[in-house]
The part of an RNA shown here (large-subunit ribosomal RNA, domain III) has 383 nucleotides and comes from Endozoicomonas sp. G2_1. Taxonomically the source falls in Endozoicomonas (Bacteria, Pseudomonadati, Gammaproteobacteria, Endozoicomonadaceae).

Context: one part of a larger RNA
RNA sequence: GAGUAACGAUAAAGGGGGUGAAAAACCCCCUCGCCGAAAGACCAAGGUUUCCUGUCCCAUGUUAAUCAGGGCAGGGUAAGUCGGCCCCUAAGGUGAGACCGAGAGGUGUAAUCGAUGGGAAACAGAUUAAUAUUUCUGUACUUCUUUAUAUUGCGAUGGAGGGACGGAGCAGGCUAGGUGAGCAUGGCGUUGGUUGUCCAUGUGAAAGUGCGUAGGCUGGGAAAUUAGGUAAAUCCGGUUUCCUAAGGCUGAGACACGAGACGAUACGCUACGGCGUAGAAGUCAUUGAUGCCAUACUUCCAGGAAAAGCUUCUAAGCAUAGAUAUAAAGGAACCGUACCCCAAACCGACACAGGUGGUUAGGUAGAGAAUACUAAGGCGCUU
Numbered sequence: 001g002a003g004u005a006a007c008g009a010u011a012a013a014g015g016g017g018g019u020g021a022a023a024a025a026c027c028c029c030c031u032c033g034c035c036g037a038a039a040g041a042c043c044a045a046g047g048u049u050u051c052c053u054g055u056c057c058c059a060u061g062u063u064a065a066u067c068a069g070g071g072c073a074g075g076g077u078a079a080g081u082c083g084g085c086c087c088c089u090a091a092g093g094u095g096a097g098a099c100c101g102a103g104a105g106g107u108g109u110a111a112u113c114g115a116u117g118g119g120a121a122a123c124a125g126a127u128u129a130a131u132a133u134u135u136c137u138g139u140a141c142u143u144c145u146u147u148a149u150a151u152u153g154c155g156a157u158g159g160a161g162g163g164a165c166g167g168a169g170c171a172g173g174c175u176a177g178g179u180g181a182g183c184a185u186g187g188c189g190u191u192g193g194u195u196g197u198c199c200a201u202g203u204g205a206a207a208g209u210g211c212g213u214a215g216g217c218u219g220g221g222a223a224a225u226u227a228g229g230u231a232a233a234u235c236c237g238g239u240u241u242c243c244u245a246a247g248g249c250u251g252a253g254a255c256a257c258g259a260g261a262c263g264a265u266a267c268g269c270u271a272c273g274g275c276g277u278a279g280a281a282g283u284c285a286u287u288g289a290u291g292c293c294a295u296a297c298u299u300c301c302a303g304g305a306a307a308a309g310c311u312u313c314u315a316a317g318c319a320u321a322g323a324u325a326u327a328a329a330g331g332a333a334c335c336g337u338a339c340c341c342c343a344a345a346c347c348g349a350c351a352c353a354g355g356u357g358g359u360u361a362g363g364u365a366g367a368g369a370a371u372a373c374u375a376a377g378g379c380g381c382u383u
Base pairs, nucleotide, nucleotide: 013031014030015029016028017027018026032380033379034378035377040360041359042358043357046340047339050338051075052074053073054072055071056070060068061067080141081140082336083335084334086119087118088117092113093112094111098107099106100105122139123138124137125136126135142332143331144330145329146328147327148326149325150324151323152322153318154317158313159312160311161310166300167299168298169297172293173292174291177287178286179285180284181283182203183202184201185200186199187198188196208257209256210255215250216249217248218247219244220243221242222241223240224239225238226237228236229235262282265278266277267276268275269274301304346355347354362374363373364372365371
């Protein structure tokens, strides 16, 4: 220079009360404003205690601070079913023997790892200051072991089936959701009117079990035979004959149970934070998805993973084993789980106008996830 520029989005503040040494900024209340395909809610990655409570204000916070993602102390993350671990494999990695190389080392079979993919099973309500598909209540489901009873050909690292898959497109059936009416409860205007075709609020429900619909796929059954499926096969495939007209598989949703819960509100108590008790209506119509049926169907050429679990067949073998069904009893370990997550908590040296994958998707107008206003919810961006 200069107590000057600046104090990081022009979404915005005003009033009352409280606390306190002190209040524009903290807490409570009333108005106002902003977002609302987000500036709301939930995950993955990443962070790693930032979460909750008490207390403190040197420093941190672009100002003050009684406040805080700050200091100090204490507390907090509960699982057979969510995710991992586990079983399985992809790209790719490692790689016994082996081959190559002077060597370091390289390649690579068997094998073994490796998810971003395949593989068993849980929902609703309640609860904490802080966790919940994890706790509690209620109602379920899966798998393994043992025992008992009954029946009985069981058996694999091998065969077969299945798992099992692309792009585009149309129509249909549904549901979530929305809207309206009806119903229930409450209200009747501090300014003229408002007992009415008035106003406000509520009208919601899972997994599972049963049934097997709209639809989709496929003819079905029996017998014989058989150069194939590395051996075998009653399995798969091929061939032949006979009988038969519906049989099987799959499949949203609806409906029934689940369902004495929940529920507006009222009453009582209250340390004003809450706690307890009672508990109405709980229907119909319409609209309607980008969700489900559906990995369906139609069509096209560029022709769209693998393996295991699963089903079945036999081989060696076994025959008090093993298998199947039912019932009972028992088991289901370990790790993650707080909190932020388009952000003041991640990546950007910062409480940085930048960047960051997925899910969710109310109302009015609208073709619309545009745009404008708005609900729930969240904020007014720390002078």

Its Rfam family is "Bacterial large subunit ribosomal RNA".